[in-house]
Molecule: SAM riboswitch aptamer (S box leader)
Organism: Spirosoma validum
RNA sequence: AGCUUAUCCAGAAAGACGGAGGGAAAGGACCCGAAGAUGUCUUGGCAACCAACCAAUUCGAGGGAAUGGUGCCAAUUUCCGCCCGGUCGAUAACCGGGAUAGAUAAGUU
Numbered sequence: 001a002g003c004u005u006a007u008c009c010a011g012a013a014a015g016a017c018g019g020a021g022g023g024a025a026a027g028g029a030c031c032c033g034a035a036g037a038u039g040u041c042u043u044g045g046c047a048a049c050c051a052a053c054c055a056a057u058u059c060g061a062g063g064g065a066a067u068g069g070u071g072c073c074a075a076u077u078u079c080c081g082c083c084c085g086g087u088c089g090a091u092a093a094c095c096g097g098g099a100u101a102g103a104u105a106a107g108u109u
Base pairs, nucleotide, nucleotide: 001109002108003107004106005105006104007103008102013043014042015041016040017039021032022031023030027080028079029078044073045072046071049069050068051067053063054062077101082098083097084096085095086094087093
């Protein structure tokens, strides 16, 4: 890097460094940002994917905890976008489903 599976409307911030844009993706909306964002580091926290543990034990499904490996800590993956359906007659608006893309975990090539 590719592939497979699962999940993505819950949850969780202080300090230091730094100094201009940032929120993945054409475009649009909206928001964060010199009262210092994004980012990096430290500490703290959230969660419970995997390991470990419990009962059963062949597997799967299950349970609690937080010891280890990850992950995460503005806004639903910030929202829309592409397709289908509904309200509906309607290209607006809203609602539902899906696709694509992305993120994370575990496995695999």